[in-house]
Context: one part of a larger RNA
This record gives sequence, C1' cells and structure tokens, in this order.
RNA sequence: UGACGGGGGCCCGCACAAGCGGUGGAGCAUGUGGUUCAAUUCGACGCAACGCGAAGAACCUUACCUGGGCUUGAACUGGGGUGGAAGUUGGCAGAGAUGUCAAUGUCCUUUACCGGACUGCCCUAGAGGUGCUGCAUGGCUGUCGUCAGCUCGUGUCGUGAGAUGUUGGGUUAAGUCCCGCAACGAGCGCAACCCUUGUCCUUAGUUGCUAACGAGUCAAGUCGAGAACCCUAAGGAAACUGUCGGUGAUAAACCGGAGGAAGGUGGGGAUGACGUCAAGUCCUCAUGGCCUUUAUGUCCAGGGCUACACACGUGCUACAAUGGGCGGUACAAAGGGUCGCAAACCCGCGAGGGGGAGCCAAUCCCAUAAAACCGUUCUCAGUUCGGAUUGCAGUCUGCAACUCGACUGCAUGAAGCUGGAAUCGCUAGUAAUCGCGGAUCAGCAUGCCGCGGUGAAUACGUUCCCGGGCCUUGUACA
Repeated sequence: UGACGGGGGCCCGCACAAGCGGUGGAGCAUGUGGUUCAAUUCGACGCAACGCGAAGAACCUUACCUGGGCUUGAACUGGGGUGGAAGUUGGCAGAGAUGUCAAUGUCCUUUACCGGACUGCCCUAGAGGUGCUGCAUGGCUGUCGUCAGCUCGUGUCGUGAGAUGUUGGGUUAAGUCCCGCAACGAGCGCAACCCUUGUCCUUAGUUGCUAACGAGUCAAGUCGAGAACCCUAAGGAAACUGUCGGUGAUAAACCGGAGGAAGGUGGGGAUGACGUCAAGUCCUCAUGGCCUUUAUGUCCAGGGCUACACACGUGCUACAAUGGGCGGUACAAAGGGUCGCAAACCCGCGAGGGGGAGCCAAUCCCAUAAAACCGUUCUCAGUUCGGAUUGCAGUCUGCAACUCGACUGCAUGAAGCUGGAAUCGCUAGUAAUCGCGGAUCAGCAUGCCGCGGUGAAUACGUUCCCGGGCCUUGUACA
C1' cells in the first nucleotide's frame, strides 16, 4: 500500500421488510447430469452452465457410428507432360457415391503449327483437418456493475515503499456540486450531446383522414369535395431548480407551492472507466506451436444426435364457479409479403382443397384480435373441471414423415382438489392476465425477440440475510 475480520461508523440496491404472483407436488415440453448404446458429435458447470452456442437435428444440416468408395483429392493456387471443346441426353449395374456403354456437340484465334477458355489423366510443390492446446494468442463476449470509481503532471512531505491531491463539513443518482484544506491543475469514467415516448406549432395531404356542404347506399369516406380533426414524417418550440415561500453557512442543495402536456435525471433505450475471474470461445473468424497425410482428409447410403430405472434446472397446461360450454356483440398496436401474401365464391364437421381478384403494398393480402361486455346453461362432483395416454380415420409440407414432423375428426379419458423443507420475479402503465406479429424456416415454437388490450397491492422502516461504495481500526496474511 492492499486484502481480510462472526471490528466500528456512514450510505446504497426488489437486499430484507410490506405486498402480489409463482417455482418446489401433477401431466407434458425443453435443456442438463447419469445410465445405456456401434454412435447416442462437441462445447458451456455457483452467482455469471443447464428453452445456453442451436433465429428452428426426418435427408441435408452433421462435426458422431456402421458399411461402401476416392487418394493432387469435394473446394483453391502454381509448374511439367499428355489427351479432349466445354457441355447435353439416354441405357445398364449399384443402396448411393460411382462404374460402364452409346448418342449428340466439335469453341475462339491462326494459312497451318503454336497459343487461349473449359476439361480428363499422369508427375510434382502444395492442399485439407469442426484434430490438440482459450494455461501460447488476436478478436469478440460474460461478470463485478451503469457500481462511482480509476489515474496522471507539477509541487509539497517521507531515507524509502509511499502519502498528499481523492481526506474533512454539507449535498447528490453520481469523485454531482459547494465550502474548507499543501496543494494546484488535468485525463478516463458520471452527466450532457444520440434514439424513442409524452404536449404544442409550422410545412406537406396520398395510398391515410372526414367536421361542414352535396351526391349515394341495406350499410360503408363509397363518390364530388375539404385541409379543419386524426394520422403520417420532416423541421421547430418546450423543463432550466427558470419562478414564489421556507430550511440551510449568505453556499451547494433540500422541502412545499404556482404555472404547465410534462418538475426536479419526466418514462424507456443505446452507451459499460482502470481492472478482476490464467472466466468463456482454437466448433463463427483469424492465428503460434504440436499432430495427421491411401487419413484425424474427402464422397455416399443407412443409423445416431429423438435412447430411459432415475436426478436437477427452465417453462407450458391444469387442479375449476372471479370458472367451463353455447349464442350474440365491440375495441388494438407492431410487423411480414413476388421462388411471396393471397380476397370473394364453391366443396369439406374440420385440418384443408378448388379458385384466383388484388398487391413489389399508409392502396391489396396475412387478419375474425383475445380477455372484456350481453344472454343462457352447468351447481361443487375427479364433474359439462382437467386434458395426458392410446385406437381408428384423415390433411399438409417434402424425393422421402418407420426410426423421427405438425395439424384435424371420432373414440378413449390418466395424474391432478393449490403443492414439504426450501426458493424466484416484480415498485406503475410495473406485477398479474389476454391475445397479435416477426426472425429461423419446404414443414415444425409451450422457446426467443417484439407489439398492444385490461390493469392492481404494498414500501412502517434499515435491526437482520445477500451484494456493493466511502472513512476508520486490528492483523503472526501478500
């Protein structure tokens, strides 16, 4: 100087407390461990691994296994030799890779040779490796933590390590600001500048909008028209403790009020200091070293990654009456669409099929939002709750749904009556609850990323648990 203490002081955080809803019990989905297996590819392991890499394993992917092939190779660069345009089509053998046969084609340039593009074979330098080492590395990322810290120059003090500044009194979300002070300044962080949302104005008015006027319809901005409103999207205004009162050291600031759409960082996002964990990644990529070279490379078929006594994590659906069924009837936002989204209409109980208008989209489509509301039924039961499991019959995608897809109909109708010890999330348009969209994608979503609808309760407080910041103290630790 640090680190540590079941030392002290001050302070903060959904850390506790106060509340609301869960997990832990059930069934299923998914990941992991274990076990099994020819293989169940690999990585990730307290927080910070476990719906993680994977924004989508039937083949492919695919790295694994079994078997069948190839060896200048599936892809790439160069040299030497030799042959043929390249290419296209078909037959046969085969699981295919591939092998073989036949047909077709006969390029550009040059008088011809040579040469050029593409390509077969031989030789060669090399190639290839998702092989090892993340404890050789770059890059990227997680975490402490959006915590308020981490340092430097000069000066001063100290033999020196080092200290001071950065401590102290207040204050703040903040090393934020004020005051004091052997310090005076500065840098990286904080804040602001960026995006979005909340109010208003200006500009613009189609594909969006419809108040007034007219037309028109069963109805409808449907049409003329309008530029008000809404909205769209570009520019601007607005919030600064600016103002008033009080407290305070007359300071910084704090408390209350006014005005205001918004008030003290208005809400949300992006943004992550010096560093820590030899944290993670050699399987994104790059790369040193090592290993491999008729194989640890590469092509192909089939299988596996989907196994199943069990254990754990994360979720979905429930156990019902604030509910289930049936009928009626409203109100979104944000997105996507030409190898695409697909309307009307017809067929089917349905998944879906036929059909193909329109749309490269504020125009057309996906696309009925659902919970809610109104009416009716069920009457507390393993039920008209719950839907697992299984049988049969189908639909769709796709070369192909056996291993191993999703969905539909009929039948079946399991566990489950609110969950032990323990444990998680959340402070407001939040939790809870309800549906909608997108990426990936032929097909496949309870996951992920977004969107809006309805919309709470509680916070006395900081003794305690956990994590963190500052000062101080002890130490036989570095």
This is a predicted structure of a 478-nucleotide part of an RNA (small-subunit ribosomal RNA, 3' major domain) from an Acidimicrobiia bacterium. Its Rfam family is "Bacterial small subunit ribosomal RNA". Rfam links the family to the GO terms ribosome and structural constituent of ribosome.